[in-house]
Molecule: c-di-GMP-I riboswitch aptamer
Organism: Chloroflexi bacterium RBG_16_72_14
RNA sequence: UGGCCGAAACGGCAAACCCGGGGUGACCCGGGGACGCAAAGCCACGGGACUCGCGGCCGGCUCCCACCGGCGCGUCGAGUCAGCCGGGCUGCCGAA
Numbered sequence: 001u002g003g004c005c006g007a008a009a010c011g012g013c014a015a016a017c018c019c020g021g022g023g024u025g026a027c028c029c030g031g032g033g034a035c036g037c038a039a040a041g042c043c044a045c046g047g048g049a050c051u052c053g054c055g056g057c058c059g060g061c062u063c064c065c066a067c068c069g070g071c072g073c074g075u076c077g078a079g080u081c082a083g084c085c086g087g088g089c090u091g092c093c094g095a096a
Stems, first nucleotide, its partner, number of pairs: 005094002012037002017032006035083001041089003045086003048081006054074002056071005
């Protein structure tokens, strides 16, 4: 000095919840608040979860359409989550 790694310190971020705002929604932004975090900094690339739409199926309903409700449904479309996991990019400190 670099890598793995994660003691300490300077500091950093901020879950739930509350308030205000945006969005049909998942959720996001700002303020308060701290459960936690060594990448809890950034990127939806793979998986996953979730939302809306469309489709399918079931029911209301005797047949179809429409409408309403539901789902261990989808090779569909558009999204959300980076604090679900993996991957990529970047980065502070330096004990063992």